A computed fold for a 72-nucleotide RNA from Parcubacteria group bacterium M6-OD1-1, annotated as transfer RNA. The organism belongs to Bacteria candidate phyla, within Bacteria. The prediction has a mean pLDDT of 83. Rfam family: tRNA. Rfam classes the family as a transfer RNA. Rfam links the family to the GO term triplet codon-amino acid adaptor activity.
Formats: sequence, C1' cells, structure tokens
RNA sequence: GCCGCCCUAGCUCAGUGGUAGAGCAACCGCCUUGUAAGCGGUAGGUCAUCAGUUCAACUCUGAUGGGCGGCU
Repeated sequence: GCCGCCCUAGCUCAGUGGUAGAGCAACCGCCUUGUAAGCGGUAGGUCAUCAGUUCAACUCUGAUGGGCGGCU
C1' cells in the first nucleotide's frame, strides 16, 4: 500500500427495515445464626462518528475514526 471482518449496557454477545434485549457484574429485597449458593426485583444505552436512502435505520449506502486478520 491492497483486501476482508468487527465496533450495541461495566464485561461477553444477540438483535438482517417497524417498542433496543440476554447472560454475567452492580444495587435492593427474600431465604440463612451468618456468608456463599439459590429465588424475586431495580437501575444502567447519543447502537463508534458524520452524512445519505426510507413514512420509518442497530439493520441498507458512503465517508471518517478505532480494533483484528490476510496478502505484498
């Protein structure tokens, strides 16, 4: 330099055009003599950024930024 993939909650990841979710973690409660485990609940998001398409975009398109891999 060229090509491909990824970027969504604190972490790991779903979500292929129509209300943004799960597990773990955090917090509260139940249980327990107490702790852990278990059970129930609560909170937590500028969906990397900026534009475009669309009635409607996490989703499609372009550019930019970051990360990973391959080739040279």